[in-house]
RNA sequence: GCGGGCGUAGUUUAUCGGUAGAACGGAGGCUUCCCAAGCCGCAGAGGCGAGUUCGACUCUCGUCGCCCGCU
Numbered sequence: 001g002c003g004g005g006c007g008u009a010g011u012u013u014a015u016c017g018g019u020a021g022a023a024c025g026g027a028g029g030c031u032u033c034c035c036a037a038g039c040c041g042c043a044g045a046g047g048c049g050a051g052u053u054c055g056a057c058u059c060u061c062g063u064c065g066c067c068c069g070c071u
Stems, first nucleotide, its partner, number of pairs: 001070007010024004018054001026042001028040003047063005
């Protein structure tokens, strides 16, 4: 330099055009003499920019980052 794959919550991930779910973690409550465990709800996310569309995490283009292959 060329080609391909992947970017979603603090972490690991689901969903793949129509409200983005979960687990662990976090803060809080219940329980307990206290702690741990357990139970209950709560908050928290689509790499960035453009395009297509009534509607985009999803499709298209560009760009950035990571990984793989080729040179």

The RNA shown here (transfer RNA) has 71 nucleotides and comes from uncultured Aeriscardovia sp. Its Rfam family is "tRNA". The family's RNA type in Rfam is transfer RNA.